c-di-GMP-I-GGC riboswitch aptamer from a Desulfuromonadales bacterium, 75 nucleotides, folded computationally. Lineage of the source: Bacteria > Pseudomonadati > Thermodesulfobacteriota > Desulfuromonadia > Desulfuromonadales. Its mean pLDDT, the model's own confidence on a scale to 100, is 82. The sequence was found by an Rfam model in a public genome assembly.

[in-house]
This record gives sequence, structure tokens and C1' cells, in this order.
RNA sequence: UGCGCGAAAGCCAAACCCGUCGCAAGGCGGGGACGGAAAGCCACGGGUCCCUCCGGGACAGCCGGGUUGCCUUCU
Repeated sequence: UGCGCGAAAGCCAAACCCGUCGCAAGGCGGGGACGGAAAGCCACGGGUCCCUCCGGGACAGCCGGGUUGCCUUCU
């Protein structure tokens, strides 16, 4: 430097339930773990979804891209 087969340390947390904000998609907090090697961050391209639809918004745990980063005894 690469890779993410194996190991270890730590990390995140789907469905569902409770509270709360929002018209909604959904967000946030708590419980909870199906999973994750970027399931950290960014709506740039595609995609999906919502609405009070000439427009505005949601999803980064749909794919690609950008950017930062933990571990490694294996290659």
C1' cells in the first nucleotide's frame, strides 16, 4: 500500500414497542437486535417514497460516486 478470508478490541443498530416532532414520507430519544467492514459523513448521478404538487421535502440500512476513519497474527 492492498485485501476484508481468519482473530481480537471497540462501534453502529432493521423489524417491533414507548415517548416526541412533522400533513406525510420520515427525523430525534429510550428499549430491542435482523444485520453491517464504513450500516461514519456528503443528496453529486441513478432509484424509491411523501405532500398543501408550476414547487417543496424524505431515504446515506437501494446502487454508484466523493470524503474521512478503527483493527489485522492472514495475503